[in-house]
Molecule: transfer RNA
Organism: Planctomycetota bacterium
RNA sequence: CGGCGCGUAGCUCGGUGGUGAGAGCGGUGUCCUUAUACGACACAGGUCGAGGGUUCGAUUCCCUCCGCGCCAA
Numbered sequence: 001c002g003g004c005g006c007g008u009a010g011c012u013c014g015g016u017g018g019u020g021a022g023a024g025c026g027g028u029g030u031c032c033u034u035a036u037a038c039g040a041c042a043c044a045g046g047u048c049g050a051g052g053g054u055u056c057g058a059u060u061c062c063c064u065c066c067g068c069g070c071c072a073a
Base pairs, nucleotide, nucleotide: 002071003070004069005068006067007066010025011024012023013022018056027043028042029041030040031039049065050064051063052062053061
């Protein structure tokens, strides 16, 4: 330099165009317990990597860039 893949909550990921962006683990609070753990309930936590384009509408489709990984040279 070329090709391919990935980037979504603190971590691992789902979501392939549509009126509220979710799960598990983790965190906080309450209940339970003599206490802890387990368990139950609730809550917080996200500029969906950045910019632009298409569209009535973009996490999703297209382009460029950034970062990471793999392959070839």